[in-house]
RNAcentral holds the full RNA, with entries from ENA. This is a predicted structure of a 570-nucleotide part of an RNA (large-subunit ribosomal RNA, domain I) from a bacterium. Its mean pLDDT, the model's own confidence on a scale to 100, is 84. Its Rfam family is "Bacterial large subunit ribosomal RNA".
Context: one part of a larger RNA
RNA sequence: GGUAUAUGGUGGAUGCCUUGGCACCAGGAGGCGACGAAGGACGUGGCCAGGCUGCGAUAAGCCUCGGGGAGCCGCCAAGCAGGCUUUGAUCCGGGGAUCUCCGAAUGGGGCAACCCGUUCCGACAAACUCGGAACAUCCCAUACUGAAUACAUAGGUAUGGGAGGCGAACGGAGGGAAGUGAAACAUCUCAGUACCUCCAGGAAAAGAAAUCAAUAGAGAUUCCGUCAGUAGCGGCGAGCGAACGCGGAAAUAGCCCAAAUCCCGUUAGUUUAUACUAACGGGAGGUUGUAGGGUCUGCUCGGUUAAGAGCCAGAGAGUUACAAAUCGGUUGGUUAGCAGAAAGGUCUGAAAAGGCCUGCCAUAGAGUGUGAUAGCCACGUAUGCGAAAAUCAACCGACUCUCAGCAGAUACCUGAGUAACGCGGGGCACGUGAAACCCUGCGUGAAUCUGGGAGGACCAUCUUCCAAGGCUAAAUACUACCUGGUGACCGAUAGUGCACAAGUACCGUGAGGGAAAGGUGAAAAGAACCCCGAUGAGGGGAGUGAAAUAGAACCUGAAACCAUAUACCU
Numbered sequence: 001g002g003u004a005u006a007u008g009g010u011g012g013a014u015g016c017c018u019u020g021g022c023a024c025c026a027g028g029a030g031g032c033g034a035c036g037a038a039g040g041a042c043g044u045g046g047c048c049a050g051g052c053u054g055c056g057a058u059a060a061g062c063c064u065c066g067g068g069g070a071g072c073c074g075c076c077a078a079g080c081a082g083g084c085u086u087u088g089a090u091c092c093g094g095g096g097a098u099c100u101c102c103g104a105a106u107g108g109g110g111c112a113a114c115c116c117g118u119u120c121c122g123a124c125a126a127a128c129u130c131g132g133a134a135c136a137u138c139c140c141a142u143a144c145u146g147a148a149u150a151c152a153u154a155g156g157u158a159u160g161g162g163a164g165g166c167g168a169a170c171g172g173a174g175g176g177a178a179g180u181g182a183a184a185c186a187u188c189u190c191a192g193u194a195c196c197u198c199c200a201g202g203a204a205a206a207g208a209a210a211u212c213a214a215u216a217g218a219g220a221u222u223c224c225g226u227c228a229g230u231a232g233c234g235g236c237g238a239g240c241g242a243a244c245g246c247g248g249a250a251a252u253a254g255c256c257c258a259a260a261u262c263c264c265g266u267u268a269g270u271u272u273a274u275a276c277u278a279a280c281g282g283g284a285g286g287u288u289g290u291a292g293g294g295u296c297u298g299c300u301c302g303g304u305u306a307a308g309a310g311c312c313a314g315a316g317a318g319u320u321a322c323a324a325a326u327c328g329g330u331u332g333g334u335u336a337g338c339a340g341a342a343a344g345g346u347c348u349g350a351a352a353a354g355g356c357c358u359g360c361c362a363u364a365g366a367g368u369g370u371g372a373u374a375g376c377c378a379c380g381u382a383u384g385c386g387a388a389a390a391u392c393a394a395c396c397g398a399c400u401c402u403c404a405g406c407a408g409a410u411a412c413c414u415g416a417g418u419a420a421c422g423c424g425g426g427g428c429a430c431g432u433g434a435a436a437c438c439c440u441g442c443g444u445g446a447a448u449c450u451g452g453g454a455g456g457a458c459c460a461u462c463u464u465c466c467a468a469g470g471c472u473a474a475a476u477a478c479u480a481c482c483u484g485g486u487g488a489c490c491g492a493u494a495g496u497g498c499a500c501a502a503g504u505a506c507c508g509u510g511a512g513g514g515a516a517a518g519g520u521g522a523a524a525a526g527a528a529c530c531c532c533g534a535u536g537a538g539g540g541g542a543g544u545g546a547a548a549u550a551g552a553a554c555c556u557g558a559a560a561c562c563a564u565a566u567a568c569c570u
Base pairs, nucleotide, nucleotide: 001569002568003567004566005565006564007563008562009561015555016519017518020490021489022487023486024485025484026483027482028481029479030478031166032165039102040101041100042056043055044054046080047079050076051075052074062096063095064094065093066092067091071084072083073082107116108115109114117135118134119133120132121131122130123129137163138162139161140160141159142158143157144156145155170201171199172198173197174196175195181188185235211218212217223248224247225246226245232240233239254471255470256469257415261284262283263282264281265280266279267278268277269276270275289449291414292413293412294410295409296408297407298406299405300404302312303311304310314403315402316401317400318399326398327397328396329395330394331393332392333391334390335389337385338384339383343358344357345356346355347354359376360375361365367379368378369377420444421443422442423441424440425439426438427437430456451466452465453464454463455462506513507512526554529541530540531539532538
């Protein structure tokens, strides 16, 4: 020096565990904010220095209404001191009060959490000082005032209302790439994706045919399946990719204006005046395609009445569109809770829930905990019950609203810089193509029901629909948040970046990046006392404990690596 065995050290793998995660399902909720949010700064405890939590100068809290029933003064984190509490505390829930400073931050400023004001009110006799309130901007409405400039307008002032900012995804709109693919690359693709901006809601968007279809018909929109990887589009490459129809879910919900005509008002013009005309405002009327509506004429039009009004009776509808507001009741839910069955002995053991013996409950043998594996020990579970207050939903009631049609004539109305066309683009599965259809930047520019659009160039016939105004629940999408549940999901190098003082420590000027780190024991019973040592570190006894090779660097404790002892070899 090597090999082997044994015993240790080091190290922290493995096993077991789980307070934390992950995914999904169901239900709820789907917003918060000038009544000052989200997020913070600074404070706040008897001993409180720090972190977390709570709270705000009324500061781990105040008031009130309920629940609850014996202990309590939050956690890391023990202790001391002092208190509270059956006159019901702590705790849980509803409502309220307080709520510093910053932050949209909004009196002005500013290097966020700071500085400086103006006016009014109050404290003081007064000044200073202190306390309270108001004072940003923009938009809308109303009123007053009011230039150049006569009327007017701009502007100004006041009052009232609203907005602003934050928030995970989902939604609509305005903009809008490239890596990539095409085995290169330019049309094309990726993709109207990512990303930026604006806006909104609990959903959004869409939506009651100027739609499809094809000689038969359907009948708003949305979503799913299919049609179908079809028809097509395509450097006919790569690729892109429908519709009709059919089946289904949900819903079944359809409506309102503009106009014609009539009435009222204001202004202007004409006029002696009544009045007429025009514009504007309000009300009635009216809303469609087998065209509809208006106007005029005729006829009928619940009862009462000569008739009308009114009254009575009847029918229908309604708070999500179709007109709109509120209140009450009932039932149910949510925000605290309550009741809740049934087991003993013995053995082993540190400990019984295990073994053995004998019982019991079960609308409860889900689960978790308890010194090992418990239906009957604890919390629970099945089941049943419960709200002063707040709030949600459904229903009922109050309440509110509505209640003619036929026939004929007339040709008054039925959405204009619109439809359409030309040029340039975009969207449609459709790349200009035979390219319809939809949108529109520029330019032209109709018709008016004897009218107009569409049916994939265009024309005819035929069919079908009525643009140029608007609203509309449900089926659909999503989950930051709350509750319950589930898992051939993870188990500390996994699962969230974080099971621990985690978006912390630390790094970076900054935007930003971003860890490591769990386990004594059933219970601290956490080792009194003695000894070595430096009044250490560490250790040896003693003691606790089932165990201390469970001793806090603490469950188990692999390997590399180190050491000691023994044997053999060199």